[in-house]
RNA sequence: GGGGUCGGCCGGGUGGCCGCUUGCUCGAUGUCGAGCGAGAGGAAAGUCCGGACUCCACGGGGCAGGAUGGUCGCUAACGGCGACCGAGGGCAACCUUCGGGAUAGUGCAACAGAAAGCAAACCGCCGCUCACGCGGCAAGGGUGAAACGGUGAGGUAAGAGCUCACCAGCGGCUCGGGUGACCGGGUCGGCUCUGCAAACCCCAUCCGGAGCAAGACCGAGCAGGGAGUGGGCGCCCCGCCCGAUACUCCCGGGUUGGUCGCACGAGGCGGCCGGCAACGGCCGUCCCAGAUGGAUGGUCACCGCUCGUCCGAGGGAGACCGACGGCGAGAACAGAAUCCGGCUUACAGGCGGACCCCCUCG
Numbered sequence: 001g002g003g004g005u006c007g008g009c010c011g012g013g014u015g016g017c018c019g020c021u022u023g024c025u026c027g028a029u030g031u032c033g034a035g036c037g038a039g040a041g042g043a044a045a046g047u048c049c050g051g052a053c054u055c056c057a058c059g060g061g062g063c064a065g066g067a068u069g070g071u072c073g074c075u076a077a078c079g080g081c082g083a084c085c086g087a088g089g090g091c092a093a094c095c096u097u098c099g100g101g102a103u104a105g106u107g108c109a110a111c112a113g114a115a116a117g118c119a120a121a122c123c124g125c126c127g128c129u130c131a132c133g134c135g136g137c138a139a140g141g142g143u144g145a146a147a148c149g150g151u152g153a154g155g156u157a158a159g160a161g162c163u164c165a166c167c168a169g170c171g172g173c174u175c176g177g178g179u180g181a182c183c184g185g186g187u188c189g190g191c192u193c194u195g196c197a198a199a200c201c202c203c204a205u206c207c208g209g210a211g212c213a214a215g216a217c218c219g220a221g222c223a224g225g226g227a228g229u230g231g232g233c234g235c236c237c238c239g240c241c242c243g244a245u246a247c248u249c250c251c252g253g254g255u256u257g258g259u260c261g262c263a264c265g266a267g268g269c270g271g272c273c274g275g276c277a278a279c280g281g282c283c284g285u286c287c288c289a290g291a292u293g294g295a296u297g298g299u300c301a302c303c304g305c306u307c308g309u310c311c312g313a314g315g316g317a318g319a320c321c322g323a324c325g326g327c328g329a330g331a332a333c334a335g336a337a338u339c340c341g342g343c344u345u346a347c348a349g350g351c352g353g354a355c356c357c358c359c360u361c362g
Stems, first nucleotide, its partner, number of pairs: 001358006008351003012303007020039008041333001045344002048342005053211004065207005070084005085099002087096003100202002105200002107196003122141002124137005149167006168192002170189008215260004224251006230242004267286008305330006314321002
């Protein structure tokens, strides 16, 4: 100097004017005014996981169904995160929605090919035969994504783990290291066994349901129910009949009416300690949106950023680059709705860090 890998952070600033929601104080009291404060995000989003909280259900166990799947940790919990192991990719930094079981059973493997799972033989090789053909073989060729270990020697009619040596894999036993996944070694067995479980399935672990329109409280009016007052007969009471109209009182399901839930919390920031880390502990400090036709905005000025253009100090051998300044334009993704931990997705532009590879110079 060039190329690359992986984290972190910001994502306009200040001021004036006009507005909106809300806390406190004061003044007035159908709830308005004044003053002092507070007022969106890294994803508030998708609603994909996990929890807190609330109501309902619930003796225990199983079945069904769903989710997850290397190991050890972290956590309130997780399908999340961290570290590590194995496999695959990359020269490397590093990356991977790769990770139980194929010796429980069932199933599938297109086309090609003789044959796709336990056996089989198209070309070929060997023996017998004049030949047709019969028998032996699986080394070589051919097909395929995949063909039943590899190399060499012995052996044979030709061959073949048929036998042997070495190598690779698998399994049994065993030694060492590691908490563990696993790693390294020894020895035995010719054991050589195809792939697919994001096919059914098997194994292990976890899961009761619904969700803040959860749920709780308050209340006018209406439907409806109950009690009383009414009119007639009658001197009055009792009683009988009529009327269900009006008035009073009580009860009253539900409601997209109001209040609460509702913002002090697995909380933010800083420091120290433990841990490789995720994270945890202690101390200090701060109070930080709460709408409900749903506030958090609009506008102006200045500054900053990016781009274009004009001028052109200056640099360069040249092509060309271009400070300061003038003018014009632009500025992403997106916006709380019970809260919290994650994941995923979107994002103009910018800042900064660690590491790897190549080239050159010293």
Molecule: Bacterial RNase P class A
Organism: Pseudomonadota bacterium